[in-house]
């Protein structure tokens, strides 16, 4: 150079026929239980979905260009 995937919380991810508040786990904090510690239940809080731009009444999700990063051609 050409292609094809990926990119959402601190870590690992779902969510892509465009619409009700963007979730789960672990990790953190807080509480219960325990002589205490550690599991174990409960809760809480933590993301404007790479960046920028465009269709749309509405965009993580649909288009376009760029970064990052894996794999493959040459």
């Nucleotide at each position: 150079g050409c292609c094809a995937g990926a990119g959402u919380a601190g870590c690992u991810c779902a969510g892509u026929u465009g619409g009700u508040u963007a979730g789960a786990g672990c990790a953190g904090c807080c509480g219960u239980u325990u002589u205490g510690u550690a599991a174990a239940c409960g809760g809480c809080a933590g993301a404007u979905c790479g960046u920028c731009g465009g269709u749309u009444c509405a965009a993580a999700u649909c288009c376009g260009a760029c970064c990052u990063c894996u794999g493959g051609c040459u």